[in-house]
RNA sequence: GAAUGUCAUCAAGACUCACUUUAAUGUGAGACCAACCGAGUUUAAACGCCACGGUGGUAAAAUGAUGAGGGCUUCCGCCAAAAUAUGUUUAAAUU
Numbered sequence: 001g002a003a004u005g006u007c008a009u010c011a012a013g014a015c016u017c018a019c020u021u022u023a024a025u026g027u028g029a030g031a032c033c034a035a036c037c038g039a040g041u042u043u044a045a046a047c048g049c050c051a052c053g054g055u056g057g058u059a060a061a062a063u064g065a066u067g068a069g070g071g072c073u074u075c076c077g078c079c080a081a082a083a084u085a086u087g088u089u090u091a092a093a094u095u
Stems, first nucleotide, its partner, number of pairs: 006068005015030005031058003036054003040049002042092006070079003
């Protein structure tokens, strides 16, 4: 990188500029949507909140779509993650 299998969720939402192209063609930058994984929310679980890290997406197609963290590594292991979030219930610990 590809293929196969499993699980979960969805059918909604969100774009401008510059260069380039026959062409919503391609590239870059910033912004936005969403909340799948990671981080934060005392510990654990469930339901949430947040939007910092990682995916995905924001025009044209009709064979539905996305995710199941990331970087480095001598493969032993190591490293980073914001804040205007900082909750509820149950159990535990502490005071």

Overview
Predicted 3D model of a 95-nucleotide RNA (SAM-I/IV (S-adenosyl methionine) riboswitch aptamer) from a Saprospiraceae bacterium. Its Rfam family is "SAM-I/IV (S-adenosyl methionine) riboswitch aptamer". A reference for the family is Weinberg et al. (2008), "The aptamer core of SAM-IV riboswitches mimics the ligand-binding site of SAM-I riboswitches", RNA. Rfam 15.1 lists 567 matches to the family in 508 species. Its Rfam clan is "SAM clan". Model confidence (mean pLDDT): 76 of 100. The model forms 100% of the base pairs in the Rfam consensus. The organism belongs to Saprospiraceae, within Bacteria. It was read from a public genome assembly, where an Rfam model found it.